[in-house]
The RNA shown here (transfer RNA) has 73 nucleotides and comes from uncultured Flavonifractor sp. It matches the Rfam family "tRNA". It was read from a public genome assembly. Its mean pLDDT, the model's own confidence on a scale to 100, is 83.
RNA sequence: GGACGAUUAGCUCAGCUGGUAGAGCAUCCGCUUGACGUGCGGGAGGUCACAAGUUCGAGUCUUGUAUCGUCCA
Numbered sequence: 001g002g003a004c005g006a007u008u009a010g011c012u013c014a015g016c017u018g019g020u021a022g023a024g025c026a027u028c029c030g031c032u033u034g035a036c037g038u039g040c041g042g043g044a045g046g047u048c049a050c051a052a053g054u055u056c057g058a059g060u061c062u063u064g065u066a067u068c069g070u071c072c073a
Base pairs, nucleotide, nucleotide: 001072002071003070004069005068006067007066010025011024012023013022019056027043028042029041030040031039049065050064051063052062053061
């Protein structure tokens, strides 16, 4: 220098053919316990890496940038 892949909640990851952003763990509250833990119920937490384009509508499509990974030279 080139090819490919990844980037979504604190962490690990879903998100189908463009149509209300989700799960598990963690965290907070309540119930349960003598207490802790377990179990059950509930809550909070997001500029979907950044910028632009297409569209009535973009996490999803297109372009550029950045970071990380694998491979080639």